[in-house]
């Protein structure tokens, strides 16, 4: 250079094209407890980026950006 995976919370992983994008864990707040830890509670946190189709797009399609992987 070609060809192909993938990219969503601080991590790690969910979401038939339609639901208030969800879980686990961290992370803060509170019960508790002499404290700590551990349980129970609660809060706050994400779709790389730019178009396009569509009534509706994390999901489908193109370009770009990053990570990987096969190839010469």
């Nucleotide at each position: 250079g070609g060809c192909u995976g993938c990219g969503u919370a601080g991590u790690u992983c969910a979401a038939c094209g339609g639901a208030u994008a969800g879980a686990a864990u961290g992370a803060g707040g509170g019960u508790u407890u002499c404290c700590u830890a551990a349980a129970c509670u609660u809060u706050a946190g994400a779709u790389g980026u730019g178009g396009g189709u569509u009534c509706g797009a994390u999901u489908c399609c193109c370009g770009c950006c990053g990570c990987g992987g096969c190839u010469a």